[in-house]
RNA sequence: GGGGAUAUAGCUCAGUUGGUAGAGCGCUGCGUUCGCAACGCAGAGGUCACGCGUUCGAGUCGCGCUAUCUCCA
Numbered sequence: 001g002g003g004g005a006u007a008u009a010g011c012u013c014a015g016u017u018g019g020u021a022g023a024g025c026g027c028u029g030c031g032u033u034c035g036c037a038a039c040g041c042a043g044a045g046g047u048c049a050c051g052c053g054u055u056c057g058a059g060u061c062g063c064g065c066u067a068u069c070u071c072c073a
Stems, first nucleotide, its partner, number of pairs: 001072007010025004019056001027043005050064004
């Protein structure tokens, strides 16, 4: 220098044919207990790495860009 992959909640990851984003763990509150753990119920937490475009509508499609991994030279 060239090819490919990945980027979504604090962490690990889903997200179908484009239609208003979820799970587990963690966190907070409540219940249960003398208390803790465990369990149950409820809740908070997201510019979907970043920018632009296409579209009535983009996590999803196109282009650019950044970071990481990998292959070739």
This is a predicted structure of a 73-nucleotide RNA (transfer RNA) from an uncultured Clostridia bacterium. Model confidence (mean pLDDT): 81 of 100. The sequence was found in a public genome assembly. Rfam family: tRNA. Rfam links the family to the GO term triplet codon-amino acid adaptor activity. Rfam classes the family as a transfer RNA.